Small-subunit ribosomal RNA from an uncultured bacterium, 1515 nucleotides, folded computationally.
Its mean pLDDT, the model's own confidence on a scale to 100, is 84.
[in-house]
C1' cells in the first nucleotide's frame, strides 16, 4: 500500500491492453472580469540590421581646445564714463585624444563538446600559486637614457601606416642596501607512513622600491603570517549496448635531462617488457553533473526548465601573448566557412549579454524607465560606469486569491421541452418586493520602500608647533524615489458592467425527444450506427469543473506487469539433451587468537536555498523572513566480540580409502551359434501363383507357386522377457572368451572437510543426413508400373535405388520427455517387484519379523489455478547454476562464429493484433465406444416415379396473371369450394369529412322514395319535395369548416395471439443439504425394471414441481332404469307382404347410472424386491382398442391478409365506388392426387347386407313425362316417425378369351339439362358420336404391424351452381417381424474436442489483387573515423643571427663588448591534399519472404479414431 474494463456459453488460473489519480517550461480548440506572486525559444550552439551592456583614476604624467579673468598694444564707435573686434602675455578652467596604474579573468548568456577525478561525497598536497584586503617586522639612497601625445613630410579609397624631430611620469634601466628570502655546501636538534619534513648555526653566491600633496591622508618594496579564492593527486558513487573480447609503442616502469606555480611520460634520450580486461578493457550509442524537482506507502522510477554550486563552450579549428589570475564572450594571430565595405591594391565583422530582426517550429515577451535601492569596477572622495539589478509593459502559461449578487418570492407566469394528454420539468428560478456595494468604471485623497557616502551644527578622539585644516565616533538638522500619483484610504450612484467549458452505454456522477439508417459519424478499452440508437447530430434536461474547461504530448503511479522489499519454470513464457570439472558462489563438530564485515558511542563533514515542524510579515492564501529538526551519507576515534570472514589447533558423523561378498541387456575386442526371408544347383510336380475392400500391374508352360535335399550371403537374435535389471544421458537383449566403468551389501582400516554447485571450457549425444574404403539377404525415401478418385504428384497393390550393416572421419538436432536442473536435510502410512544381509521356526527346502540401496502402484497431512504431486514431493527449508516476462512477425534478418554440404548456436526490430493461452464445468458434434427405442431397417403387402387427366409450385409470358407458405415442418398449403361478388391485382369511368363509424360548430329543409335526361355502371345533372313542439328548443337528413375517417401500404427481424416441429419423445426443474475457489455437481448416476426419470434396490442425499400414468370421451361385457318415433319373445287381431295393429318392454336398441381388469389368483424366474414368463378364470390380460391430451426449451419457424397491435408511409389517394380483363394464361420442370394399363376383369341382368350424417330459403316419397341429366307436381317432415337413399364391393346367372380389345377413357364433335342477372373468357351434369396416352412404369422413393394394409361403397362442412380435394362413416378383409449388423430420427451413459451462430462447427496453405513495413541487392550518396603518405599558417621553445640596436661594462674619442631586435632554418603541429580501410546512415533497377484487407480461386491438410492417429528431429 483502495481498484476498475476486456480472452469464455459460463467459470479458475496465467497474461497483455485500457481506464480512473498526480505533475508540466507546455501547445492546440472553445471561452475569458479583477488582483497578487511567479513563469517565458525545449525547435536552427541558425544567420544577424540598429542601439546599448567596462569602465574609471587629472590626488601618477606632458600637453591642452572651448570658455572666464587680468595685464599690455592695435583698430572702431561714443561728449565721457565706457563699448565691441583682432592680438601678445599671465592666471584659472578642464573637453578629447595619448603615456601610466588598476579593472576588464567578475558580473552576463548558452549546454555544443564530454563517460571524464567532468560532477558529487570523503580525504591529501611532506608536490603548490593567491592581485585587491587585514596582521607583524624592515625599508624607499644614488643616477640614467628613452618614448607616445604634438610638430612636420610622405603613402593609402579606406583601415591605417612610414620617415624625420620635441617632451614627462607611480613607464623602462643601472648601482648602492638586505642575510629575515633564493640557488648550492657543511653541522647539530626534533618530528613523520615512504619519497622526507621543521627548527637552529656556518660559509660562498643572487635579489628590492615611487612618488603625489592643501602635509594629513593615499601610495611604493622585501619578508613573515592570516583571510579569500584557487592548481594537482585519490577512495567510493551514478547511463545503454557482448549483434563492440581482446586494448594498449608513450604504450608500463625505470635512469638522466627540460618544463610547470607544483607532482607525474607532462615532454626528450637511452634501457627493461610492461600495462589494462567477463568485477567488463577496447569499441560503438546516448548524455554537462549536482542540490534539487515529479511520482510513489515505502523501496524505487522519471526529470535536471526557473533558484544555488561546479564544470565546459563563446563563428568553426589551432595557437600563444599580457597578467596574480585567461590560452580570455563584447584582446591578439593563423587557418577556414559565412557576411559586409572597396577605387579592386586591400579591408571589417562575430549578440549562446539586453531589447530586437529574419529563418525553423505546435510554440516562448519591450528595440521601455531607472542607478532611487541591493550589488560590482575605478577613484581619497564627490562621483562615473553598470541591459547585474529594480522596476513597469506582454501572455489565464502556472499557483493562489477575489467576484459577476444577497434574502424573501407561486398564479407553480409567460417560453421550451417531454407526456400515458391527466400532466410533469426547467422552476424559487424569473418577474415582483426589501437589502447590500466587494470588483471594475469615474471623482478625491495618498504612502512604506531613505539609510548612508554626502552635507551644516554641536560633542569627543588622533594628528599637527597650532584652536585652521584633515581624519575617525556619536547625537541633532538638511537633501536623495525608476517604480508613481501605483500599493492604500474615502466619496457618490446603482444590482448596476461581468459565464464558459467538457461530459450524460459500461469502466464513471448525470436521460429523455427528434433527425439519421452499416450512411454520416462516435470511440480512451470494451464497443455503438444496417428505421424505434440514454454511445452519430440538434433541441429539453441533468451531472462536472469553473475564469476557466477540454484535447493532445510526455513523466510516475495503479503494474507485485522485471518482484531488493515484492514473481515465476509439470501442463499457462520458462529447466540447460548428458556429464566432468575451471573462475566463482555456498559450506559439518569443539577451543584459541584477530577485528574486515557486523553493532554501539562520540566528533568532524553532510554550502545556501528546497521538504518537515513552528513562529512571524503582506487584509487572507500563494509568496516570503527567523528558529528548530531533518538531510537516511562518509571520514575520523573508542568501543563490543555472538554470527560471517581470517589465522592457528584439534575432532569425525559429511567426502573419501582397505578388506569380505554377491547382481546386472554398464562398455569395448575377438570368435561360436540355430531359426527364418531371400538367391543359387538339383529332384518330384503341373497350372496356377501372388495380391486386394475389389481388381490389376508382377511372377509362371523357357515349368512359376508347392515340396524334398544341397550350397551362398547379409541382417537381426523368437520362446525366456516381466511398469525386470544396467547405465551420466543418448541408449543396451542369443552364446563364449579377453579388457574394462560403475553401483550395491557387510565390515570399520585409514585419511581428516578432503564437501556441495559450477558461469566460460571440455567429452558423450537416437535417428536422418555427409566424406572415404567396404557390404548389401530382407526391408525400403526418390523413381517407374497398377488401382482408387472429380484429380490422387498421397493413403492400397507389384517392383525398386540411395540409405539401414562394418571401419574410420563429420555433423550436434529431437516431443533428447518424469514436457519435472543438480546436491543436503526434515515430514503419518499401506502394497508389490529387483540386490545384498541380519533374526526366528525348521532335518531342510521355505515360510514369517527385520535393515539398506534401487524400481512401481495407491493414498495423509500439505500443495497446486485446477488437473494433480504426495518420503523417488510438484510438501517443508537451504545452497548453487539455467531459463521466463502478451500473441504474430520469428527461432526470422543482420552480424558474428562453428560446419564439407545440410546447417547448427548467438538472436534483434519495423509492422500489427485485444488478444494469445492453462486447467476444468456445462452442452453440441464424432465416418468415437456400450446400453436401449421408433414401420428406421429387415420380413410382407400395396403404392409414387412411365401414361392421360386433376390440383398446387416454380418458371416463363402478361396491362393484371393480387398475396403470403420454401427441406423434413412450403406445394389438393392460407382456399371448408375466384363466372359477377369474393377481389386484395390491371385497365377505364367517377367521389373527395369520403362507401361506413364519432363528436363539436354554422348554413340548409330537406334527404329518402319518385320521375326525367347523359351514362356500361358508379355516378353527375335537373324536377318535386321535412318534421315534433306554444315556444325555448329537439328529431331526422344534407352542405361547408373543424377534430379526425381510411389503407389487404411497408416491418413476422418491434409484437399480442394462435399454430407448426423436434414428439407422445422421457424427459426439464426446484428447495434445503453436501461436495467444489467457481463455473458447476450431486438428486437425475449404479445394479436390475419398464411403453415411461414405470417401479425395486443401493446411495449425501432428503424432498417436491412441470411432464410419464391415472382421472375426461369412445369402443368392447354384463346389469340396473328407461320404452317413443325404437323393438316383437309371449297373446290377440290383421295384411300379398309388413311391428301394420291392440298389447307388452323380455331382447335387440336409444341413453342415463353402475358393475368389471387390479399383475388380484396359482406356478416358475428374480435379490426374500419390482418385475417378467407361463396358467386359470373371464366379455376383455398385463397402459385391451382408439381418441382428447403435448413438459422446459429450440428453429429471430409460420402469420401485420383472420383478429389485435408499436412505431413508420400516406390523405382529390396507397382511401373508396362502379364497368369490364384478370387470379383460369403455356415451350417447360416438380410435389399431390384420379383414372387405368386389365380375366381375382370388363359388359348386362337378377339379389343381399351398413353404419355415420344432412333435410322448413331445406330434404322431397308415390305418381305422371323424358333414353337421360332433368321436368311436372307436391304427400310427409322442425325429423329414432318423413325425406335424401340406389349402399358398393358380395352373391346368381350370362356374355367376352388375351386384342390397344367388349381393357381404357383422354381429347374432340354435336344435340341437350341444371344453377345462376349472367357459364365467351370460365360451370357442373347428360345423350350421341370420336376413342389419344397407356400392355405395370429407370434411378430413385411412399405408407402399413390388426378389424391394419389393400379394396368397395355412403354421409358432411363449404355452397346458387361446382370434389378426383378435405374431414367422417361403415362393408369385405390380408400378408409379415429371423432378428437389431446396416440408413434414419430419438433416449440414457461414458470419451475426444481447437465447435458454443455449437459440424450446414471450425480451420491450414498455394495463387490473384491492394496496401503497409522490412531484408538482400550491381551500385550511388553522405557522416563519423583508423592507417600510411604528402603538405605545412600561426605560434612557443632550440639553434644560428655577417643585418640593425639609447641606458650596462671599457674607451678621451672612434670604437669594442654584453645584451636585444629583424631574419633564417629545425621540432612540434591545425586547416587542406592523396591512397586505401573501418563503421553508422540514405537512397537504389530488381528481388525475397512478412503483416493486414470484402463475400476472389483452388484443394482438404489440422481440431473427433477428421474418415491414413496427431506431434518432434532430418532427408
Nucleotide at each position: 500500500u483502495a481498484g476498475a474494463g476486456u480472452u469464455u456459453g459460463a467459470u479458475c488460473c496465467u497474461g497483455g491492453c485500457u481506464c480512473a489519480g498526480g505533475a508540466c517550461g507546455a501547445a492546440c480548440g472553445c471561452u475569458g472580469g479583477c488582483g497578487g506572486c511567479g513563469u517565458g525559444c525545449c525547435u536552427a550552439a541558425c544567420a544577424c540590421a540598429u542601439g546599448c551592456a567596462a569602465g574609471u583614476c587629472g590626488a601618477g604624467c606632458g600637453g591642452g581646445a572651448a570658455c572666464c579673468u587680468c595685464a599690455g598694444g592695435a583698430g572702431g564707435g561714443g561728449u565721457a564714463a565706457c563699448c565691441c573686434u583682432c592680438u601678445u602675455g599671465a592666471g584659472g578652467g578642464g573637453a578629447g585624444a595619448g603615456c601610466g596604474g588598476c579593472g576588464a579573468a567578475c558580473g552576463g548568456g548558452u549546454g555544443a563538446g564530454u563517460a571524464a577525478c567532468a560532477c558529487g561525497u570523503g580525504g591529501g598536497c611532506a608536490a603548490c600559486c593567491u592581485g585587491c584586503c587585514c596582521c607583524g617586522g624592515a625599508c624607499a639612497c644614488c643616477g640614467g637614457g628613452a618614448u607616445a601625445a604634438c610638430c612636420c613630410a610622405g603613402g593609402g579609397a579606406a583601415a591605417c601606416c612610414u620617415g624625420a624631430g620635441c617632451u614627462a611620469a607611480u613607464a623602462c634601466c643601472g648601482g648602492a642596501u638586505a642575510c629575515u628570502c633564493c640557488g648550492g655546501c657543511g653541522c647539530g636538534a626534533u618530528c613523520g607512513c615512504a619519497u622526507g619534513g621543521u627548527c637552529g648555526c656556518g660559509c660562498c653566491g643572487g635579489g628590492a622600491a615611487a612618488g603625489c600633496u592643501c602635509c594629513g591622508a593615499c601610495g611604493g618594496u622585501c619578508c613573515g603570517g592570516g583571510a579569500u579564492g584557487g592548481g594537482c593527486c585519490c577512495g567510493c558513487g551514478g547511463c545503454c549496448u557482448a549483434u563492440c573480447a581482446g586494448c594498449u609503442u608513450g604504450u608500463u616502469g625505470g635512469u638522466g635531462g627540460g618544463g610547470u606555480a607544483a607532482c607525474g611520460g607532462c615532454c626528450u634520450a637511452c634501457c627493461a617488457a610492461g600495462g589494462c580486461g567477463a568485477c567488463g578493457a577496447c569499441g560503438g550509442g546516448u548524455a554537462u553533473c549536482c542540490g534539487g524537482c515529479c511520482u510513489g506507502a515505502g523501496a524505487g522510477g522519471g526529470c535536471g526548465g526557473a533558484c544555488g554550486g561546479a564544470c565546459a563552450c563563446a563563428c568553426u579549428g589551432g595557437g600563444a601573448c599580457u597578467g596574480a589570475g585567461a590560452c580570455a564572450c563584447g584582446g591578439c594571430c593563423c587557418a577556414g566557412a559565412c557576411u559586409c565595405c572597396u577605387a579592386c591594391g586591400g579591408g571589417a565583422g562575430g549578440c549562446a549579454g539586453c531589447a530586437g530582426u529574419g529563418g525553423g517550429g505546435a510554440a516562448u515577451u519591450g528595440u521601455u524607465c531607472g542607478c532611487a535601492a541591493u550589488g560590482g569596477g575605478c577613484g581619497c572622495a564627490a562621483g562615473c560606469c553598470u541591459g547585474a539589478c529594480g522596476a513597469c509593459g506582454c501572455a489565464a502559461c502556472g499557483c493562489c486569491g477575489c467576484g459577476u449578487g444577497g434574502a424573501g418570492g407561486a398564479u407553480g407566469a409567460a417560453g421550451a421541452c417531454c407526456u400515458u394528454c391527466g400532466g410533469g420539468u426547467c422552476g424559487u428560478a424569473a418577474a415582483c418586493u426589501c437589502c447590500u456595494u466587494u470588483c471594475g468604471a469615474c471623482c478625491g485623497a495618498g504612502a512604506u520602500g531613505a539609510a548612508u557616502u554626502c552635507u551644516c551644527g554641536c560633542c569627543g578622539g588622533c594628528c599637527u608647533a597650532a584652536c585652521a585644516u584633515g581624519c575617525c565616533g556619536g547625537c541633532g538638522g538638511g537633501g536623495u524615489g525608476a517604480c508613481a500619483g501605483u500599493a492604500u484610504c474615502g466619496a457618490g450612484g446603482g444590482a448596476a458592467g461581468c459565464a464558459g467549458c467538457c461530459c450524460c452505454g459500461g469502466c464513471u456522477a448525470a436521460c429523455u425527444c427528434c433527425g439519421u439508417g452499416c450512411c454520416a459519424g462516435c470511440a480512451g478499452c470494451c464497443g455503438c450506427g444496417g428505421u424505434a440508437a440514454u454511445a452519430c447530430g440538434g433541441g429539453g434536461g441533468g451531472g462536472g469543473c469553473a475564469a476557466g474547461c477540454g484535447u493532445u504530448g510526455u513523466u510516475c503511479g495503479g503494474a507485485a506487469u522485471u518482484a531488493c522489499u515484492g514473481g515465476g519454470c509439470g501442463u499457462a513464457a520458462a529447466g540447460g539433451g548428458u556429464u566432468c570439472g575451471u573462475a566463482g558462489g555456498u559450506g559439518g563438530c569443539c577451543c584459541g587468537c584477530u577485528a574486515a564485515g557486523u553493532c554501539a558511542c562520540a566528533c568532524g563533514u553532510g554550502a545556501a536555498a528546497u521538504c518537515c515542524c513552528u513562529c512571524a510579515g503582506c487584509u487572507u492564501a500563494a509568496c516570503u523572513g527567523g528558529g528548530g529538526a531533518a538531510c537516511u551519507g562518509c571520514g575520523u576515534g573508542u568501543g563490543a566480540g555472538a554470527c560471517u570472514g581470517g589465522c592457528a589447533g584439534g575432532c569425525u558423523c559429511g567426502a573419501g580409502u582397505g578388506c569380505a561378498g554377491g547382481a546386472g541387456a554398464g562398455g569395448a575386442a575377438c570368435g561360436c551359434g540355430g531359426a527364418a526371408u531371400u538367391c543359387c544347383a538339383g529332384g518330384u510336380g503341373u497350372a496356377g501363383c501372388g495380391g486386394u475392400g475389389a481388381a490389376a500391374u508382377g511372377c509362371g508352360u523357357a515349368g512359376a507357386u508347392a515340396u524334398c535335399u544341397g550350397g551362398a550371403g547379409g541382417a537381426a537374435c523368437a520362446c525366456c522377457g516381466g511398469u525386470g535389471g544396467c547405465g551420466a544421458a543418448g541408449g543396451c537383449g542369443g552364446c563364449g572368451u579377453u579388457c574394462u566403468g560403475g553401483a550395491c551389501u557387510g565390515u570399520a582400516u585409514c585419511u581428516g572437510a578432503c564437501a556441495c554447485u559450477g558461469a566460460g571450457g571440455a567429452a558423450c549425444g537416437a535417428a536422418a543426413g555427409c566424406c572415404a574404403g567396404g557390404g548389401g539377404a530382407g526391408c525400403a525415401a526418390a523413381c517407374g508400373g497398377g488401382a482408387u478418385u472429380a484429380g490422387a504428384u498421397a493413403c492400397c497393390c507389384c517392383g525398386g535405388u540411395a540409405g539401414u550393416c562394418c571401419u574410420g572421419g563429420c555433423c550436434c538436432u529431437a516431443a533428447a520427455c518424469g514436457a519435472u536442473g543438480a546436491a543436503u536435510g526434515c515430514u503419518u502410512g499401506g502394497u508389490g517387484u529387483g540386490a545384498c544381509g541380519g533374526g526366528u521356526a525348521u532335518c531342510g527346502a521355505u515360510c514369517c519379523c527385520u535393515g539398506u540401496c534401487g524400481u512401481g502402484c495407491c493414498g495423509c497431512a500439505g500443495u497446486u489455478a485446477a488437473c494433480g504431486c504426495g518420503u523417488u514431493a510438484a510438501g517443508c527449508a537451504u545452497u548453487c547454476c539455467g531459463c521466463c516476462u502478451g500473441g504474430g512477425g520469428a527461432g526470422u534478418a543482420c552480424g558474428g562464429u562453428c560446419g564439407c554440404a545440410a546447417g547448427g548456436c548467438u538472436g534483434a526490430a519495423a509492422c500489427u493484433c485485444a488478444a494469445a493461452g492453462g486447467a476444468a464445468u456445462u452442452g453440441a458434434c464424432g465416418g468415437g465406444g456400450g446400453c436401449c427405442c421408433g414401420c428406421a431397417c429387415a420380413a410382407g403387402c400395396g403404392g409414387u416415379g412411365g401414361a392421360g387427366c386433376a390440383u398446387g409450385u416454380g418458371g416463363u409470358u402478361c396491362a393484371a396473371u393480387u398475396c403470403g407458405a420454401c427441406g423434413c415442418a412450403a406445394c389438393g398449403c392460407g382456399a371448408a369450394g375466384a363466372a359477377c361478388c369474393u377481389u386484395a391485382c390491371c385497365u377505364g369511368g367517377g367521389c373527395u369529412c369520403g362507401a361506413a363509424g364519432u363528436g363539436c360548430a354554422g348554413a340548409u329543409g330537406a334527404c329518402a322514395c319518385u320521375c326525367g335526361g347523359c351514362g356500361a355502371a358508379a355516378g353527375c345533372c335537373g324536377a318535386u319535395u321535412c318534421u315534433c313542439g306554444c315556444a325555448a328548443g329537439g328529431g331526422c337528413a344534407u352542405u361547408u369548416g373543424c377534430a379526425g375517417a381510411g389503407g389487404u401500404g411497408c416491418u413476422g427481424c418491434a409484437u399480442g395471439g394462435c399454430u407448426g416441429u423436434c414428439g407422445u419423445c422421457a424427459g426439464c426443474u426446484c428447495g434445503u443439504g453436501u461436495c467444489g475457489u467457481g463455473a458447476g455437481a450431486u438428486g437425475u448416476u449404479g445394479g436390475g425394471u419398464u411403453a415411461a426419470g414405470u417401479c425395486c434396490c443401493g446411495c449425501a442425499a432428503c424432498g417436491a414441481g412441470c411432464g410419464c400414468a391415472a382421472c375426461c370421451c369412445u369402443u368392447g361385457u354384463c346389469u340396473u332404469c328407461u320404452g317413443u318415433u325404437g323393438c316383437c319373445a309371449u297373446c290377440a287381431g290383421g295384411u300379398c307382404a309388413a311391428g301394420c295393429u291392440g298389447g307388452g318392454c323380455a331382447c335387440u336398441c336409444u341413453g342415463a347410472g353402475g358393475a368389471g381388469a387390479c399383475u388380484g389368483c396359482c406356478g416358475g424366474u428374480g435379490a426374500c424386491a419390482a418385475a417378467c414368463c407361463g396358467g386359470a378364470g373371464g366379455a376383455a390380460g398385463g397402459u385391451g382398442g382408439g381418441g382428447a391430451u403435448g413438459a422446459c426449451a429450440u428453429c429471430a419457424a409460420g402469420u401485420c391478409a383472420g383478429c389485435a397491435u408499436g412505431g413508420c408511409c400516406u390523405u382529390u389517394a396507397u382511401g373508396u365506388c362502379c364497368a369490364g380483363g384478370g387470379c383460369u394464361a403455356c415451350a417447360c420442370a416438380c410435389g399431390u392426387g384420379c383414372u387405368a394399363c386389365a380375366a381375382u376383369g370388363g359388359c348386362c341382368g337378377a339379389u343381399a347386407c351398413a353404419a355415420a350424417c344432412c333435410g322448413u330459403c331445406g330434404c322431397g316419397a308415390g305418381c305422371c313425362c323424358g333414353c337421360g341429366a332433368g321436368g311436372g307436381g307436391g304427400a310427409g317432415c322442425u325429423a329414432a316417425u318423413c325425406g335424401g337413399a340406389a349402399a358398393a364391393a358380395g352373391u346368381c346367372g350370362g356374355u367376352c378369351u388375351c386384342a390397344g380389345u367388349u381393357c381404357g377413357g383422354a381429347u374432340u364433335g354435336u344435340a341437350g339439362g341444371c344453377u345462376g342477372c349472367a357459364a365467351c373468357u370460365c360451370g357442373c351434369c347428360u345423350g350421341c358420336a370420336u376413342g389419344a396416352a397407356g400392355u405395370c412404369g429407370g434411378a430413385a422413393u411412399c405408407g402399413c404391424u390388426a378389424g391394419u394394409a389393400a379394396u368397395c361403397g355412403c354421409g358432411g362442412a363449404u355452397c346458387a351452381g361446382c370434389a378426383u380435394g378435405c374431414c367422417g362413416c361403415g362393408g369385405u378383409g390380408a400378408a409379415u417381424a429371423c432378428g437389431u449388423u446396416c440408413c434414419c430420427g430419438g433416449g440414457c451413459c461414458u470419451u475426444g474436442u481447437a465447435c458454443a451462430c455449437a459440424c450446414c462447427g471450425c480451420c491450414c496453405g498455394u495463387c490473384a489483387c491492394a496496401u503497409c513495413a522490412c531484408g538482400a541487392a550491381a551500385g550511388c550518396u553522405g557522416g563519423c573515423u583508423g592507417u600510411a603518405c604528402u603538405a605545412g599558417a600561426a605560434a612557443u621553445c632550440g639553434u644560428c643571427g655577417c643585418g640593425c640596436u639609447a641606458a650596462c661594462c671599457c674607451g678621451c674619442a672612434a670604437g669594442g663588448g654584453a645584451g636585444g631586435c629583424a631574419g633564417a632554418c629545425g621540432c612540434u603541429u591545425a586547416a587542406g591534399g592523396u591512397a586505401u580501410g573501418g563503421u553508422c546512415a540514405g537512397u537504389g533497377a530488381u528481388u525475397g519472404g512478412g503483416g493486414u484487407g470484402a463475400a476472389g480461386u483452388c484443394g482438404u491438410a489440422a481440431c473427433a479414431a477428421g474418415g491414413u492417429a496427431a506431434c518432434c528431429g532430418u532427408a